[in-house]
Context: one part of a larger RNA
Molecule: small-subunit ribosomal RNA, 5' domain
Organism: uncultured prokaryote
């Protein structure tokens, strides 16, 4: 000099844009953060509409009707493995770069083949019981053609094989409809969604290798599943991954092992560079989710807001037993020099579910707080010598503050008040038209045109008008380094100080004053890095 996720002191007008627990991976009150689908299903607790019945205070109460708008609880599907947080652990099961072969893949895309015929349960519910509660048990209905579950048939392909053969699937839902049939439910045709088995793709993930990746030798030897083989098991998959047997190997001064420290990278800061230091925010990867262990489900987890066991802690309890996990967003206590609101909205972007409408979304977009950083603007402009008054200095003549003020003439940025008012909004919906599909001018759907709406921010940005210099300057320093000096007070005292050093009676170095210098909504100090 540059820099910072900074803090402290004094001061503080506005806006833009970013950032904001670096410490206790300490403990957490409260609310919210993952649901959705009735177009899979049995159904109907609540609300509403409608209809009926009864009572009547003649517009209200009660009851009935799943038939209808919907829908609590339940079965079922998909999603809770993403998104969000943190950096404890980890010096290599990590990361970065470059390669590899023995794999998996829900949703999506392409392509091929299929979806025939049966069955038995269970939740909800009812009854009974236990319990303070959390919750649980028994029996029954089983109610259904359940997209739940299990067989049979079939198998282009697929798996196993001793190559003869053997094994292995499936589910329906919802729109529309001219003939024909009909038990009047439908069959049948057709659109869309869903479903089964293969094959391929895309993207994603698992695995292996090489090289690189902090300090310590006052850590020199380490290692028995250890190193390799055969066989078996196991996995989606290679492999001592696991096991039996056999061999006795393997690593190490090119630093093994041990100890300490640490998430890694793109990058950031600095520097002419080479380097050095760091890894906040943003992006990629990894690890973790009260501590330790374990598996279940699933395409995917050994799963932050899932389960089980153990432990510590907190809470409830009728003492028998139960409940919980903010390193999600806010917020609280604690620690600390130190770090924000228990805000708004799903309008946009994105995600989950859904055919869609839509619902959910503390992701996200916004607002609030903080001069925490960076950037921009303002706090007036011109004129004005009687060089006013006052202050300070003085050699008492004057000098300086100083065109500074006052006065005169202007301007109105920003803030204030009033009004106008973009853009972030494209869709979806509706109507018409034209293609696709189809037996079809239904339905569904692609394109076009028109129309109608959807904004948290928001009193938006921007613009116009109004009034008036009106509301807006401080901080540090002045011995040398280092820009800027005088008088007074003090008297080795009080004090200053980054280094040299100042102060013991004329201190440009202490204190305060006048003046000056430097930066400026900041200025200094401290800490840290180059």
């Nucleotide at each position: 000099g540059a820099u910072u996720g900074a803090a402290c002191g004094c001061u503080g007008g506005c806006g833009g844009c970013a950032u904001g627990c670096u410490u206790u991976a300490c403990a957490c009150a409260u609310g919210c953060a993952a649901g959705u689908c009735g177009a899979a299903c049995g159904g109907a607790a609540a609300c509403g509409a409608u209809a009926g019945u009864a009572g009547c205070u003649u517009g209200c109460u009660a009851c009935u009707a799943g038939g209808c708008g919907u829908c609590g609880a339940g079965u079922g599907g998909c999603g809770g493995a993403c998104g969000g947080g943190u950096g404890a652990g980890u010096a290599a099961u990590g990361u970065a770069u470059c390669g590899g072969a023995a794999c998996a893949u829900a949703u999506c895309c392409g392509c091929g083949a299929g979806a025939g015929g049966g069955g038995g349960a269970u939740a909800a519910c009812a009854u009974a019981g236990c319990g303070a509660a959390a919750g649980c048990u028994a029996u029954g209905c089983u109610a259904a053609u359940a997209u739940a579950c299990c067989g049979c048939a079939u198998a282009u392909u697929c798996u196993c094989u001793g190559a003869g053969g053997a094994g292995g699937a499936a589910a329906g839902g919802u729109g529309g409809g001219g003939a024909u049939c009909u038990u009047a439910g439908g069959a049948c045709c057709u659109g869309c969604c869903g479903u089964u088995c293969a094959c391929g793709g895309a993207g994603u993930g698992g695995c292996c290798g090489a090289u690189a990746u902090c300090g310590g030798a006052u850590u020199a030897g380490c290692u028995a599943g250890u190193a390799g083989g055969u066989g078996a098991g196991g996995u989606a998959a290679a492999a001592g991954c696991u096991c039996a047997c056999c061999u006795a190997g393997g690593c190490g001064a090119c630093g093994a092992u041990c100890c300490g420290u640490a998430g890694c990278u793109g990058g950031u800061c600095u520097g002419a560079g080479a380097g050095g230091a760091c890894g906040a925010c943003c992006a990629g990867c990894c690890a973790c989710a009260c501590u330790g262990g374990g598996a279940c489900u699933g395409a995917g987890a050994c799963a932050c807001g899932g389960c089980c066991c153990a432990g510590a802690c907190u809470c409830c309890u009728a003492c028998g037993g139960g409940a919980g996990g903010c390193a999600g967003c806010a917020g609280u206590g604690g620690g600390g020099a130190a770090u924000u609101u228990u805000g708004g909205a799903c309008a946009a972007u994105g995600g989950g579910c859904g055919a869609a409408a839509g619902c959910c979304u503390g992701a996200u977009c916004c607002a609030g707080c903080a001069a925490u950083a960076c950037c921009g603007c303002g706090u007036g402009u011109g004129u004005g010598a009687a060089g006013a008054a006052g202050g300070c200095c003085u050699g008492c003549g004057g000098g300086u503050u100083g065109u500074a003020a006052a006065g005169c003439a202007c301007u109105u940025u920003c803030a204030g008040c009033u009004g106008u008012g973009a853009g972030g909004a494209a869709a979806a919906g509706c109507a018409c038209u034209u293609g696709g599909u189809u037996a079809a001018u239904a339905c569904c759907u692609g394109g076009g045109u028109g129309u109608c709406u959807u904004g948290a921010c928001g009193u938006u940005a921007a613009c116009a008008g109004c009034a008036g210099a009106a509301g807006a300057a401080g901080c540090a320093c002045c011995g040398g380094c280092u820009a800027a000096c005088u008088a007074c007070g003090u008297g080795c005292c009080a004090g200053c100080a980054g280094c040299c050093g100042c102060g013991g009676u004329a201190a440009u170095a202490c204190g305060a004053a006048g003046g000056g210098u430097g930066c400026a909504a900041g200025c200094g100090u401290u800490a840290a890095u180059c």